[in-house]
Context: one part of a larger RNA
This record gives sequence, C1' cells and structure tokens, in this order.
RNA sequence: CGCUGGAAAAUUGAGGAGAGCUAUCCUUAGUACGAGAGGACCGGGAUGGACGUACCGAUGGUGUAUCAGUUGUCACGCCAGUGGCAGCGCUGAGUAGCUAUGUACGGAUGGGAUAACCGCUGAAAGCAUCUAAGCGGGAAGCCCUCUCCAAGAUGAGUUUUCCCUUUCUUUAAGAAAUAAGAUCCCAUGAAGACUACAUGGUUGAUAGGCUAGAGGUGGAAGAAUAGUGAUAUUUUGAGCUGACUAGUACUAAUAGAUCGACAA
Repeated sequence: CGCUGGAAAAUUGAGGAGAGCUAUCCUUAGUACGAGAGGACCGGGAUGGACGUACCGAUGGUGUAUCAGUUGUCACGCCAGUGGCAGCGCUGAGUAGCUAUGUACGGAUGGGAUAACCGCUGAAAGCAUCUAAGCGGGAAGCCCUCUCCAAGAUGAGUUUUCCCUUUCUUUAAGAAAUAAGAUCCCAUGAAGACUACAUGGUUGAUAGGCUAGAGGUGGAAGAAUAGUGAUAUUUUGAGCUGACUAGUACUAAUAGAUCGACAA
C1' cells in the first nucleotide's frame, strides 16, 4: 500500500516446513523345521543408544563484586575500623538468570491409494492364462493421521462485537473536525540488534525506593569476660545481602499531541 466504511478480537486451512532412526534382552519356545548341529516366522513385554523438543524442582556448572577468609602496598593523622590497587589480587562458598553432563517427553497408532510381487474370475485363442473388461492382497516408501507457520491463498476467506456523526466547498470515491479504536510520548521486561512483541501510565503496583520474607554467607561492629599474648567466649543463627516473592504511591510513568468512518 492492498484486501471497497472504520475498528477490536477469534478463527478456517489452499499451501509450506518439521518429525519419521535403531539395538539388545525376556517370552511365545528350545516350539515349528531339522538325522543332528542348530534354530525361527507371527504375537506379547522390558531396557537402551543416537537424534530432537521443552525445562531448571532435584544433581551439577557459571554466576567481574552477594557473603566470608587472607597476602603485599598506599590512603583515611595514629589504634581500632574501613577503602583503593595488585588477573574479580588470591582463596572458600553462592541467589536470580543462562545452562548439561541433569530432568521430562517424542518417533506411535490407525486409515487410504500403490511398487515389486502374490491372487480371484476370465476371454481373445472351445484349452491354458493375475488382464484384455472386472475384482482382491501387498512396503521403513506415497497421501492423511502428529508438531509448527500460514488469507499478499491479489482466488486477499469466515465468525463475533464496537462506532453509525458534524461542518465547509469548486458537489467529487473532495476537504476538515470527530466516533469506536490506534499511535506518538513516558515507566518497563516475561520480549529484544533496531524494529516488533508483551505489561503499565495516577480510576496506577510499570520500574526504582522502603518494609517484610525467601535464598546466600556463616557468627558483624562495639563492649564485657578469660589469657602476658596470639586468640577464645558472651551479647548473637549475628551482621551484611545483585537479579527472587509480596506489600506499600515515597520518586518517576506529568502535561499533551497526532491519526482515524464508503455506498445503498
């Protein structure tokens, strides 16, 4: 831009893409078969491999500053307590998120038409013949059945709901203002390169802050006590705490602007 009024939702599926794998064991059954050696079809069940999809409750990884320990040095006048730098200084842990080696699930089933092939009936050709007319069976393959996209499918589909005006003029599929609705703008993230998508914009929990909690770390500082002291104990499961869960308008989403209705 189109889809012939303007919108918001929900859909059909022409068409397209994906998936499609396989092993071992048990049983049927040491049966059928076979002199024996050996050893099934068909059917039923179990467990795996590789591959794929999703997820983070558990097991783990990461987690550049969440907590603790600690070395050297510099600074805050000194002690104490802190901070900077040294690969995040090093070390031990670790929330959210992201993850696999972790967890869950998948390949199915059923139908249709067939290939090679196997048949029925059957003439040409008094016989025979699966074929010439006609009718069956038959594959991990083909078309559906499963998953995803999908009406620009210009052949532009369908359903539901909302709006149903006003003004001007050169009277036309004209212009302007509006409706339903949408956008700009702003606070953002479950989304994300941008865009898009999603949530929210005071009739508000969208982000931050604050409060409470979860989770993490692991017992803060100060003080007292014991010890010459290093240190230990008590106050104290303390103090601190990024992303997590709630509550709460304290801060910021203010104010405003733009687009947007054909014919009968």
The prediction has a mean pLDDT of 89. Predicted 3D model of a 264-nucleotide part of an RNA (large-subunit ribosomal RNA, domain VI) from a metagenome. The RNAcentral record of the full RNA draws on SILVA.